[in-house]
RNA sequence: ACCGCCGUAGAGCAGCUCGGUCAGCUCGCUGCGCUCAUAACGCAGAGGUCCCCGGUUCAAAUCCGGGCGGCGGCA
Numbered sequence: 001a002c003c004g005c006c007g008u009a010g011a012g013c014a015g016c017u018c019g020g021u022c023a024g025c026u027c028g029c030u031g032c033g034c035u036c037a038u039a040a041c042g043c044a045g046a047g048g049u050c051c052c053c054g055g056u057u058c059a060a061a062u063c064c065g066g067g068c069g070g071c072g073g074c075a
Base pairs, nucleotide, nucleotide: 002073003072004071005070006069007068010027011026012025013024020058029045030044031043032042033041051067052066053065054064055063
């Protein structure tokens, strides 16, 4: 260089195939409850430019083009 896969919350991931409801799940974090106390458990909450730029569209995490990064393959 070429081919394939991947990039979504602090961590791990789903959603992409087939565009449309508020972008969601588990853990973690914060507050409250419970307890003599801690853990566990229960309730509530915060946290996202969906890697970047552009395009298509009434509407894009999702489709198209380009770029960046990671992993794997090949010589």

Record summary: The RNA shown here (transfer RNA) has 75 nucleotides and comes from Streptacidiphilus sp. MAP5-52. The coordinates come from a structure-prediction model, not an experiment, and the mean pLDDT is 81. It matches the Rfam family "tRNA". Gene Ontology term of the family: triplet codon-amino acid adaptor activity. RNAcentral records the identical sequence in 2 taxa.